This is a predicted structure of an 80-nucleotide RNA (c-di-GMP-I riboswitch aptamer) from a Candidatus Izemoplasmatales bacterium. The prediction has a mean pLDDT of 80. NCBI's taxonomy places the organism under Bacteria, Bacillati, Mycoplasmatota, Mollicutes, Candidatus Izemoplasmatales.
RNA sequence: ACAUGUUAAUAGCAAAGUUGGUGAAAGCCAGCGACGCAAAACUAGAGGGCCUUCGAUACUGAUGGCAGCCAGUUGCCGUU
Numbered sequence: 001a002c003a004u005g006u007u008a009a010u011a012g013c014a015a016a017g018u019u020g021g022u023g024a025a026a027g028c029c030a031g032c033g034a035c036g037c038a039a040a041a042c043u044a045g046a047g048g049g050c051c052u053u054c055g056a057u058a059c060u061g062a063u064g065g066c067a068g069c070c071a072g073u074u075g076c077c078g079u080u
Stems, first nucleotide, its partner, number of pairs: 003079003012037002017032006035068001041073003047070002049066003053062002
């Protein structure tokens, strides 16, 4: 440096639900919680896809979201 993965160690994150807040909604924030995660870290004009609201139904547009959907970038430790 490349490939690889949890056998071990050091760490870490936090699904559903629930309480409070926020939002038109999707969703987001905080507490409790722990389904799981070898990237469940970051990225939403690098890309695909999905969701919300308004519009359109010829033109296929506009607001806002999802990274734990795929993906891109970066990283700890171990092994070859």